RNAcentral holds the full RNA, with entries from SILVA. The part of an RNA shown here (small-subunit ribosomal RNA, central domain) has 347 nucleotides and comes from a termite gut metagenome. It matches the Rfam family "Bacterial small subunit ribosomal RNA". The prediction has a mean pLDDT of 89.

Context: one part of a larger RNA
RNA sequence: CUGGGCGUAAAGCGUGCGUAGGCUGUUUUUCAAGUCAAGGGUGAAAUCCCCGGGCUCAGCCCGGGAACUGCCUUUGAAACUGGGGAACUGGAGUAUGUGAGAGGGUGGCGGAAUUCCAGGUGUAGGAGUGAAAUCCGUAGAUAUCUGGAGGAACACCAGUGGCGAAGGCGGCCACCUGGCACAACACUGACGCUGAGGUACGAAAGCGUGGGUAGCAAACAGGAUUAGAUACCCUGGUAGUCCACGCUGUAAACGAUGGAUACUAGGUGUUGGGUCUUUAUGACUCGGCGCCGUAGCUAACGCGUUAAGUAUCCCGCCUGGGGAGUACGGUCGCAAGGCUGAAACUC
Repeated sequence: CUGGGCGUAAAGCGUGCGUAGGCUGUUUUUCAAGUCAAGGGUGAAAUCCCCGGGCUCAGCCCGGGAACUGCCUUUGAAACUGGGGAACUGGAGUAUGUGAGAGGGUGGCGGAAUUCCAGGUGUAGGAGUGAAAUCCGUAGAUAUCUGGAGGAACACCAGUGGCGAAGGCGGCCACCUGGCACAACACUGACGCUGAGGUACGAAAGCGUGGGUAGCAAACAGGAUUAGAUACCCUGGUAGUCCACGCUGUAAACGAUGGAUACUAGGUGUUGGGUCUUUAUGACUCGGCGCCGUAGCUAACGCGUUAAGUAUCCCGCCUGGGGAGUACGGUCGCAAGGCUGAAACUC
């Protein structure tokens, strides 16, 4: 390589969009490139294989045959693949109507709480812990009342709930905007699936410039603990957390499960829409989210119409452990570092 695999043993790219390519619904007609049949040419000899023969056998040698799985060409076939033409509606999409939603962006508004500031009342404590101390307080703290400032996050509702491709999204209102479901069935007529490269998005932390900073809090300082304590606990506290613009491009980015299509028992809950009737704790139906479970699958655990079942198509990836996601090179980045990615050696 072939083969075999990828939920947990090595292995699904973090996620979408999409180029090339690969694959591609139903009917009919045509061409005959692939495909198939028949004929012809060629496929040197030796070798391999079969039969026979020669060295006393064998190795070796000689003769004959077959074979040389291939290529070219002529004629023909037309089921399948492919090219052209015509048509179709089930895939896909458009239009119409209805609907749910923390989907995204911008602006505005709201209340609770923490902190701080000013003032009133009031007096000796407060805070903290396993116990303490550092710390705050007679220059009047804590508590309580009134007023004000500012930043960040939105209790209850809240749900195995909803939305989004993923990351993710939760106070209220307005504006802008993406997707989805259902109904009826008007239109287009295969317009589809996947997707190497590419491109866009991508939690947190981090970086650059400017702003902001209430609370929290790496680093840091102090107090404890301890044999020590560069920790766990306590008192403080700066980056950061927040905003704008730009960069970074990673994660146990997880369902550790790529996408699409078709088929293969049911039961139960929930969510969104619809139909029907005898209007009920109803039946049926389409879409989503869960649990249990049949066949089947699995090494087992488990999965089981949301498959890890049965099949087809396309992409990505794996090939013993360590060395190592390291070195070198390339490329991207301001940097941190990312992507690509070995070998010696060793078990």